[in-house]
RNA sequence: GUCUCAUACGGGCACACCCGUCGAAAGGCGGGGUCGCAAAGGCACGGGACCUUCGGGUUAGCCGGCAUACACAC
Repeated sequence: GUCUCAUACGGGCACACCCGUCGAAAGGCGGGGUCGCAAAGGCACGGGACCUUCGGGUUAGCCGGCAUACACAC
């Protein structure tokens, strides 16, 4: 520098559930937990789903998209 077919030793993240906390709710955050994850790191741009007081909101661990990162390999 290239690739994302295969592959993760070390290290990383953390579903359900439990506790605390914020919120009208979906759900968020902190701690425990560990089903899984190779972008399960970021961005609500398109679609989907969910909530709603119908104004709007949530979801990136539903899919796509965008820019970027790591290990292995070459």
A computed fold for a 74-nucleotide RNA from Cryobacterium breve, annotated as c-di-GMP-I riboswitch aptamer. Model confidence (mean pLDDT): 83 of 100. It matches the Rfam family "c-di-GMP-I riboswitch aptamer". Rfam's curators write: GEMM was predicted in a large-scale screen for bacterial structured RNA regulatory elements. It was read from a public genome assembly, where an Rfam model found it.